[in-house]
SAM riboswitch aptamer (S box leader) from Metabacillus litoralis, 109 nucleotides, folded computationally. The model forms 90% of the base pairs in the Rfam consensus. The coordinates come from a structure-prediction model, not an experiment, and the mean pLDDT is 83.
């Protein structure tokens, strides 16, 4: 980089600390921000993977598989539904649905 799968309406610092202008993935919008952006650190949500602990089921050479726990490793998240649209169908002045894209994990070239 790329392909599968599976998630995306919940949760996380109303004055931490550094830092000094920019940021919300790209359109067009519309926000946020010197009552202080990015990014580093620290906290913290959460539980995808792994370790573990525990029911059942199968299975029987000691394990598989589902559920539930916990938060020790591995990621990841920490404004606004993945901030809203971008295409299609339906409604039809608001909206819905469902692709795309995108983000995150696993696992695979």
């Nucleotide at each position: 980089u790329u392909c599968u799968u599976a998630u995306c309406a919940a949760g996380a610092g109303c004055a931490g600390g550094u830092g000094g202008a920019g940021g919300g993935a790209c359109u067009a919008g519309c926000c946020c921000u010197a009552u202080g952006a990015a990014g580093c650190c620290c906290g913290g949500c959460a539980a995808c993977c792994g370790a573990c602990u525990u029911a059942a089921a199968c299975a029987u050479g000691u394990g598989u598989u589902u559920g539930a726990g916990c938060a020790c490793g591995g990621u990841g998240c920490u404004a606004a539904u993945u901030c809203u649209u971008g295409c299609a169908g339906c409604a039809u002045u608001c909206g819905c649905u469902g692709a795309u894209a995108g983000a995150u994990a696993a696992g695979g070239a």